Guanidine-I riboswitch aptamer from Rhizobium laguerreae, 108 nucleotides, folded computationally.

[in-house]
This record gives sequence, structure tokens and C1' cells, in this order.
RNA sequence: AGAGUUGGUGGCUAGGGUUCCGGCGUCGCAAGACGCGCUGGUCCGAGAGCUGCCACCGGCGAGGGAGACAUCCCGCCGGGUGCACGGCGGGACAAAAGCCCGGGAGAC
Repeated sequence: AGAGUUGGUGGCUAGGGUUCCGGCGUCGCAAGACGCGCUGGUCCGAGAGCUGCCACCGGCGAGGGAGACAUCCCGCCGGGUGCACGGCGGGACAAAAGCCCGGGAGAC
């Protein structure tokens, strides 16, 4: 100095906080106000977690379609799509995070 291969999207989980709901506390006749993230529901949520679908790749030929008769499309099957240590800091929403910057810096 260079290389180390990274498809898209949905659902969910580990995890995360506190707008809303619930809970707890104080005040209050009450309505409610304020405070506390608090086992929760809503919510956020993974490149290095799970999973569905699409895409791509490989295979099949019983079936449908096209055809220049090479083959292609539909269909069906797949235990195929590897590997992956990682800050500090910053950003968003109410807020935080394994979210985003980011498979970044760095390490190896």
C1' cells in the first nucleotide's frame, strides 16, 4: 500500500426506553395535577439473532405454454446464497437501545 465476496422486503426475538394506557406514591371532596420505568400493554428494535416471501444459483422432467427445436417461461425440489472481533463519539423520535452514522474507525 492492497485484499478479506456482503441482494430486497415482511413478521418476530434478544435488547431498549417512557409519548399514550396500566401500576405505584404524594396532594386533592372530586375531576385531576405532580413524581417514579415500574413484572406490564402500545411503541422502537438487530450486518455480525430467528423466520416467511421475492430475487439469484443448482437440480427435476410427470404436467401447461412458447419456440429458431438450441432452448426459454410456468411448475416442482433444495439440508445452496459463505464468513463476520469491534469501540469512543454523534443523530432521530417522548426517550433509549444490539436502531441510524456502521460490515464505518480500529483490531485480526

NCBI's taxonomy places the organism under Bacteria, Pseudomonadati, Hyphomicrobiales, Rhizobiaceae, Rhizobium. The prediction has a mean pLDDT of 78. The model forms 96% of the base pairs in the Rfam consensus.